[in-house]
Context: one part of a larger RNA
RNA sequence: CUGGGCGUAAAGCGCGCGUAGGCGGCUUGGUAAGUCAGAUGUGAAAGCCCCGGGCUCAACCUGGGAAUUGCAUUUGAUACUGCCAAACUAGAGUGUAGUAGAGGGAAGUGGAAUUCCGAGUGUAGCGGUGAAAUGCGUAGAUAUUCGGAGGAACAUCAGUGGCGAAGGCGACUUCCUGGACUAACACUGACGCUGAGGUGCGAAAGCGUGGGUAGCAAACAGGAUUAGAUACCCUGGUAGUCCACGCCGUAAACGAUGUCUACUAGUCGUUGGGGGGCUUGUCCCUUUAGUGGCGCAGUUAACGCGUUAAGUAGACCGCCUGGGGAGUACGGCCGCAAGGCUAAAACUC
Numbered sequence: 001c002u003g004g005g006c007g008u009a010a011a012g013c014g015c016g017c018g019u020a021g022g023c024g025g026c027u028u029g030g031u032a033a034g035u036c037a038g039a040u041g042u043g044a045a046a047g048c049c050c051c052g053g054g055c056u057c058a059a060c061c062u063g064g065g066a067a068u069u070g071c072a073u074u075u076g077a078u079a080c081u082g083c084c085a086a087a088c089u090a091g092a093g094u095g096u097a098g099u100a101g102a103g104g105g106a107a108g109u110g111g112a113a114u115u116c117c118g119a120g121u122g123u124a125g126c127g128g129u130g131a132a133a134u135g136c137g138u139a140g141a142u143a144u145u146c147g148g149a150g151g152a153a154c155a156u157c158a159g160u161g162g163c164g165a166a167g168g169c170g171a172c173u174u175c176c177u178g179g180a181c182u183a184a185c186a187c188u189g190a191c192g193c194u195g196a197g198g199u200g201c202g203a204a205a206g207c208g209u210g211g212g213u214a215g216c217a218a219a220c221a222g223g224a225u226u227a228g229a230u231a232c233c234c235u236g237g238u239a240g241u242c243c244a245c246g247c248c249g250u251a252a253a254c255g256a257u258g259u260c261u262a263c264u265a266g267u268c269g270u271u272g273g274g275g276g277g278c279u280u281g282u283c284c285c286u287u288u289a290g291u292g293g294c295g296c297a298g299u300u301a302a303c304g305c306g307u308u309a310a311g312u313a314g315a316c317c318g319c320c321u322g323g324g325g326a327g328u329a330c331g332g333c334c335g336c337a338a339g340g341c342u343a344a345a346a347c348u349c
Stems, first nucleotide, its partner, number of pairs: 003321004007303002012317001014201004021194003025088001027086005033081002035077008049065006091191001092188004096183004103177007110154001115149007125136002162169002206247006215241002220236004258316006266294012278281001298305002322349003331342004
């Protein structure tokens, strides 16, 4: 000496479930595979190293030793690891009773608004902009009242509020269904953690088939602006946005921060529970599971992070190794396609 790293410099898989593997609580006994100790055999000679000897010295030659960190056999040791047996309850889980919630799926219902249609009132404008024009309107628009149709989204409540693994989830009712939290006991008895492959879920856009289409709106058309204007602004407007089923599998899929566990000052909010107190309140104390602000120690290149760590440690996985070429080519796998996944090199600085 036997790498260093991954919030922002290159680097955490978008997120779960889980196979192999890796790792694994506490007690006793056994075993002795790992581990440790002794002995024996072997580990050729030469060389290296040490102590001598011989050429006048040295190189060189030569005697002895050491070393050869290994392997095998054998005799022991039993703390730790493994294996076997038995037991335990602090990890994990089940039961009982509750609590909160836009968690998911299906069916139904509702009101406001936009648009369209019919009818009434009513008359010359409306609309739009920086200003205009295209556009709509005497075949009666805009405005206003009543009625009807249809689709999509659910104002207020609404909150660094809640739920979910992530993506994400917001009107109301019913049905089906997942998870979390709380209390006190009872039960199982390490059943656990991580997770290469694998497998499932996965915004928007996009694709296929069939529906639907109010508003919005890529493309497209027209009007403006401009030197031009394939834009920004305006008037229209088709895919699409919506539904069912099937694909796609990517995002600044972000906390740019993998999952699990333990430990390490506080303080101020907030959500869901539990316990206690008295002066019974819009109160106080305490505990727990989340979610935010600030902050000690520590950490960091700094910014910052700071019990929701980026602190201190452990287990397992993923990933990085100068910029460009390039997340590209080629090959393979997947896809209807779009493309996705895997993934170089020459060359160049």